[in-house]
Molecule: Bacterial RNase P class A
Organism: Syntrophus sp. (in: bacteria)
RNA sequence: AGGGGUAGAUGGGUGGUCGCAGGUGUAAGCCUGAGGAAAGUCCGGGCAUCAAAGGGCGGAAUGGUUCUUAACGGGAACCGGGGGUAACCCCAGGGAAAGUGCCACAGAAAAUAUACCGCCUCGCUUCUUGCGGGGUAAGGGUGAAAAGGUGAGGUAAGAGCUCACCAGCGCACGGGCGACCGGGCGGCUUGGUAAACCCCAUUCGAUGCAAGGCCAAAGUGGGUGCCGCCGAGAGGCGGUAUGGAUGGCCCGUCCAAAACCCGGGUAGGCCGCACAAGAUCCAGGGCAACCUGAAUCACCAGAGGAAUGAUCACUGUCCCGCUUCCGGCGGGAUACAGAACCCGGCUUACAGCCUACCCCUUUUU
Numbered sequence: 001a002g003g004g005g006u007a008g009a010u011g012g013g014u015g016g017u018c019g020c021a022g023g024u025g026u027a028a029g030c031c032u033g034a035g036g037a038a039a040g041u042c043c044g045g046g047c048a049u050c051a052a053a054g055g056g057c058g059g060a061a062u063g064g065u066u067c068u069u070a071a072c073g074g075g076a077a078c079c080g081g082g083g084g085u086a087a088c089c090c091c092a093g094g095g096a097a098a099g100u101g102c103c104a105c106a107g108a109a110a111a112u113a114u115a116c117c118g119c120c121u122c123g124c125u126u127c128u129u130g131c132g133g134g135g136u137a138a139g140g141g142u143g144a145a146a147a148g149g150u151g152a153g154g155u156a157a158g159a160g161c162u163c164a165c166c167a168g169c170g171c172a173c174g175g176g177c178g179a180c181c182g183g184g185c186g187g188c189u190u191g192g193u194a195a196a197c198c199c200c201a202u203u204c205g206a207u208g209c210a211a212g213g214c215c216a217a218a219g220u221g222g223g224u225g226c227c228g229c230c231g232a233g234a235g236g237c238g239g240u241a242u243g244g245a246u247g248g249c250c251c252g253u254c255c256a257a258a259a260c261c262c263g264g265g266u267a268g269g270c271c272g273c274a275c276a277a278g279a280u281c282c283a284g285g286g287c288a289a290c291c292u293g294a295a296u297c298a299c300c301a302g303a304g305g306a307a308u309g310a311u312c313a314c315u316g317u318c319c320c321g322c323u324u325c326c327g328g329c330g331g332g333a334u335a336c337a338g339a340a341c342c343c344g345g346c347u348u349a350c351a352g353c354c355u356a357c358c359c360c361u362u363u364u365u
């Protein structure tokens, strides 16, 4: 100097005029007013209602280990696998010997899986050839994948048949909280696929601010069928259930004469509604995520079809052109985007400009 990786910050400012919402004030006026994602609605909760929230089946979610959190399918560190020269990045990462299924085409054969070509050997023979028997899975072929890989010895030819190294598996030992790792010994060696069904482990009440409360106003009928009374009967009068709750189903439990269907009235005001697992700074513990303690902040958005704006001037940053190059002039551009009960995450979008650390290449000293 160039290229790459990781983590962040900012993303306009000042003044004038007019306007909007909340608060305060008798009034004049004063104070405050949208984000790092407010977005997507993908997860988890707080909160609220359902009287309490059981067992089984079914269903759904997660899936390496440890830690962290209110919790999560989140985060941190580490292990294993993959990519990259590296810094770093990615992984839907339990089980194939519980069972079922699938592996097209090609190929002899795709898992209780083989002998097409070939090699060796014996017999017959048309003796330069062909047929039959036996042995073989090292070589060739097909394929994504073919009964561990490479090399040597050995053999009739071959084969873990034997040996060396490596991979896998088993056993014991050592290290680590653990996932795992290390070397040693050993029979030699038991396809793949579970974001296929499935098995295992763990977890899971429902509904949701259009939740749910308070005040005011208005306001009634009909039917189903059950119970009680009257009645010879038809029927009349009164009450309102044998149903309801528990995510689906069953059992259980509880409430128990507070049910179901159709129609009518009301749709106004207030609360919920901003103080939260809150923010900031410091100290300590921890590799880190995070935890503990103390102090400070408290007028710091609260609309309710939805405010937080418009305009003018100067200016910041970037790009282009001109120039007398100390400097100046002119033109253009200035990202993604808008609270709605609140919070913790994840995912997605983002012009320009800046900071820190790390890796690689080249050059110079």
Stems, first nucleotide, its partner, number of pairs: 001361008010352001012315007020033005035336001039347002042345005047208004054251004059204005064078005079093001080091004094199002099197002101193003116140002118136007148166006167189001169186003173182003212271004221262004226239005243255004278297003282293004316334008